[in-house]
RNA sequence: UAACAUUUUCGGGGCAAGGCGAAAUUCCUUACCGAUGGUAAUAGUCCAUGAACCUUAAUUGGUUGAUUCAGUGAAAUUCUGAAACCGACGGUAUAGUCCGGAUGGUAGAAAAUGUCA
Numbered sequence: 001u002a003a004c005a006u007u008u009u010c011g012g013g014g015c016a017a018g019g020c021g022a023a024a025u026u027c028c029u030u031a032c033c034g035a036u037g038g039u040a041a042u043a044g045u046c047c048a049u050g051a052a053c054c055u056u057a058a059u060u061g062g063u064u065g066a067u068u069c070a071g072u073g074a075a076a077u078u079c080u081g082a083a084a085c086c087g088a089c090g091g092u093a094u095a096g097u098c099c100g101g102a103u104g105g106u107a108g109a110a111a112a113u114g115u116c117a
Stems, first nucleotide, its partner, number of pairs: 001117001003115008017029003031097002033087002035049004044085002052063003067083005089100003
């Protein structure tokens, strides 16, 4: 230093203000938020993964959202400028942001110890 094993820890953010109304953080104006790994260069919108739902003996298989233009550059749908768009299920006046399943689970990250080369 690499690989493997065990253990521990960590592991999702967000409606301020106003309007209508009996009632809305749910509608309207408007505000705000962006998990994990990858990539010729930094990504909510590229390629995958996770949460959710269906299914299976099984982590088995499946379903599951959204971006363009211009510029710089060797290289960017990732940077800069501009304008857009998207967001599980149950509850409730229609919810990405409230409450709930969840003091849960997961992609994964870090550390310690051991083994081996």